[in-house]
């Protein structure tokens, strides 16, 4: 510089172009206990940014950012 992956809850990972974007842990509250852990209900909480296609975008497509990887 040139290729190619990859970017979602605090954290690890799902989501045919269409369902309120879901689950595990984490956190906050509650039942329970003598008081904690365990359990068990109940709640916040996320699509990198910015354009384009489409009725419809997390998903396709272009460009930007970040992040790994090979190559020169």
């Nucleotide at each position: 510089g040139c290729u190619c992956c990859c970017g979602u809850a605090g954290u690890u990972c799902a989501a045919c172009g269409g369902a309120u974007a879901g689950a595990a842990u984490g956190u906050g509250g509650g039942c329970c206990u003598c008081c904690g852990a365990a359990g068990c209900c109940c709640a916040a909480g996320a699509u990198c940014c910015a354009a384009g296609u489409u009725c419809g975008a997390u998903u396709c497509u272009u460009g930007g950012c970040g992040g790994g990887a090979g190559c020169a």